[in-house]
């Protein structure tokens, strides 16, 4: 120089004028003045995981469902590091739905005789039969070359090679790697199934709560016992079943432009620095408070300056000024979508010294 690969980061700046929401202040009294502050990296998609909040109680147990290398990280996650292994890459890196097919059942299109027990040509043999070498389908035919062996063959046997459940050493926290014995039994579990481990359900139109109107119910039945209290039974409570285990007296709907809290200052909070770790993250310590509703506000314009194209006279002119996109309960992940730039390490190739 040139191709790349992994992480990160910005996605206009300042000033002025108009105009919108919320918050405080001083007037006033249905309107004013003055300060403050008002989108994003994805606020989207709702696709996981959670805090909260309700179901009397998260109690058991079947179904159901989700997840599948090991090991750490985290409130948890199906996310996120750090290894294994397998697949791509010369690399730097990347990609993976990566438990079990040697527990049992199904499936295996076409072609082929055969797709899991089988012999269509073929080879041996007089036959009976024996044989899977060689043709031939095929994405696959029971390990591949060679060589010995035989009637003809064939792990039958050797000798180099692959594979592979299993055992035994080493190694390693494990996932696994390495030798050796052993064996050579097709594929498919994004098909039932099996193991292993997690898993209740709805959701901020949850929920609470305060007022005003209307409706439904009027403390189930029964047996013991003087009583207190206890047993049956019906009814009812956490989405399917079953058991436990509670409760039977208050409950439901509609209007207030959610009346009002949840709700927007204390958070699994944001900034910086320092410390331990490879890393994800973690502890400490300092500063900060930083959008919020009714499902409504978060805009528009002008001028400078930055960036972008075009033009040439090489620093002037003209012309654009922007790409996805817009909170709604709050969080931490993926994912998708993005005009234009910017930075930090790395590979790999050329070229000079």
């Nucleotide at each position: 120089g040139g191709a790349g690969u992994a992480c990160g980061c910005c996605g206009g700046a300042u000033g002025g004028c108009c105009g919108c929401g919320c918050c405080c202040c001083g007037a006033a009294g249905g309107u004013c003045g003055g300060g403050g502050u008002g989108a994003g990296g994805a606020a989207a998609g709702u696709c996981c995981g959670g805090g909260c909040u309700u179901c009397a109680u998260c109690g058991g147990g079947c179904a159901g469902g989700g997840u599948g290398c090991a090991g750490g990280a985290u409130a948890a996650c199906g996310u996120c590091c750090u290894g294994u292994c397998g697949g791509g890459g010369c690399g730097a890196c990347u990609c993976g739905a990566a438990g079990g097919a040697a527990a049992g059942u199904g499936c295996c299109a076409c072609a082929g005789a055969a797709a899991c027990a089988u012999a269509c040509c073929g080879c041996c043999g007089c036959a009976a039969g024996g044989c899977a070498a060689g043709g031939g389908u095929g994405a696959a035919a029971u390990c591949g070359u060679g060589a010995g062996g035989u009637a003809a063959g064939a792990g039958c046997u050797c000798a180099c090679g692959g594979a592979g459940c299993c055992g035994c050493a080493c190694g390693g926290a494990g996932a696994c790697g390495u030798g050796c014995g052993c064996u050579c039994g097709g594929g498919u579990a994004a098909a039932c199934c099996c193991c292993a481990c997690c898993u209740g359900a709805a959701g901020c139109a949850a929920g609470g709560u305060c007022g005003c109107u209307c409706g439904u119910u009027a403390u189930g039945c029964u047996c013991c016992g003087c009583a207190a209290g206890g047993g049956g039974c019906c009814g009812g409570a956490u989405c399917g079943c079953c058991c436990a285990u509670c409760c039977g007296c208050a409950c439901g709907a509609g209007c207030a432009a959610c009346g009002c809290c949840g709700c927007a200052u204390c958070g699994a909070g944001g900034c910086g620095c320092g410390c331990g770790g490879u890393g994800a993250c973690g502890c400490g310590c300092g500063c900060c408070c930083c959008a919020g509703a009714g499902a409504g506000a978060u805009g528009g314009c002008c001028a400078u300056c930055g960036c972008c194209g075009a033009g040439c006279u090489u620093g002037c002119u003209c012309g654009g000024u922007u790409a996805c996109a817009g909170a709604a309960u709050c969080c931490g992940g993926c994912u998708u979508a993005c005009a234009g730039g910017c930075g930090u390490a790395c590979u790999c190739c050329g070229c000079u010294u």